[in-house]
This is a predicted structure of a 97-nucleotide RNA (Glycine riboswitch aptamer) from Nocardioides sp. REDSEA-S33_B3. Its mean pLDDT, the model's own confidence on a scale to 100, is 75. Of the family's consensus pairs, 81% are formed in the model. It matches the Rfam family "Glycine riboswitch aptamer". Rfam links the family to the GO term glycine biosynthetic process. It was read from a public genome assembly, where an Rfam model found it.
Order: sequence, then C1' cells, then structure tokens
RNA sequence: CCAUCCCGCGCGGGAGAGUCUCCUCGUCUCAGGCGGGGGGCGCCGAAGGGGCAAUUCCUCCCCGGAACCUCUCAGGCACCCGGACCGCGCAGGCCAG
Repeated sequence: CCAUCCCGCGCGGGAGAGUCUCCUCGUCUCAGGCGGGGGGCGCCGAAGGGGCAAUUCCUCCCCGGAACCUCUCAGGCACCCGGACCGCGCAGGCCAG
C1' cells in the first nucleotide's frame, strides 16, 4: 500500500397484492361524500421470523445445510414511508500478499 471477508453510514435504483364488506369516530354542502381506527373475507411475498414436504444449490447418493424455494406468525395490498437485493462513495475491523 492493500485483495478477500465482516460491519456501519450516505447517495441512486428497487417488485407484488382490495375501487370488497361491516362497525365506529371525526368532518362536510348530510338518502350521501371524504378522512382516521377496528373486525370479517380475499390477496401479496422482498424487513424480521419459522420449515426442509416439493424445487434449486452445496460435484453425485445418504445425511446435513442453505436459498431468490416454502409457510404467511409478524409485515404489507393509492401516494409517501418501509423494503430483500443491486451499484457507487466514505469510514472501521480481520487478514493473505
């Protein structure tokens, strides 16, 4: 000086799924509209969490493990926010050379 790996921060990108229904509160120009909250039903899969039955991967089988697979507990289903993951930059740790 510094690869790889780990971690943090900043910036950029970043999908899916409800014009359903009931109750309730607020408000308005009150057969109703708009907004907030909650329940039911339906749905999504990309925070987090669980699982290895199927799929894929760990060279093949078993075992075991992991996942962008799966479950949908949590979360979400206008925008915003969040968001796995990707790119760039900065800082730190470990350590080969």